[in-house]
RNA sequence: AAGAACUCCGAAGAGAUGUCUUAAUUGGCACACCGAAGGAGCAAGCACUGUUAUCAGUGUGAAUCUCUCAGGUACAGCAACGGAGGGGGUGGC
Numbered sequence: 001a002a003g004a005a006c007u008c009c010g011a012a013g014a015g016a017u018g019u020c021u022u023a024a025u026u027g028g029c030a031c032a033c034c035g036a037a038g039g040a041g042c043a044a045g046c047a048c049u050g051u052u053a054u055c056a057g058u059g060u061g062a063a064u065c066u067c068u069c070a071g072g073u074a075c076a077g078c079a080a081c082g083g084a085g086g087g088g089g090u091g092g093c
Base pairs, nucleotide, nucleotide: 006085007084008083009082010081015031017030018029019028020027032073033072034071038069039067040066041065045060046059047058048057049056050055
């Protein structure tokens, strides 16, 4: 088992911003920005309560949507997601 951990490959966005500091691209602060680690929010539906014309309240409720706490804004690394590999337990023969 709609396949865990783990391994390999692919994988977007956004200041090599300013300033102070450090042996260091080390760290602090300021402003701007990004969404695809993680986190948070909710629509229908459903449940409950109140009301009794079709309403209101509460709870539950998904995402690649929304937020931007966290994270990130050259390369590298990380990276949702996709692909390949990987492989537990129990019973029977």

Record summary:
A computed fold for a 93-nucleotide RNA from Nitrincola schmidtii, annotated as Glycine riboswitch aptamer. The coordinates come from a structure-prediction model, not an experiment, and the mean pLDDT is 77. The source organism's lineage runs through Bacteria, Pseudomonadati, Pseudomonadota, Oceanospirillales and Nitrincola. It was read from a public genome assembly, where an Rfam model found it.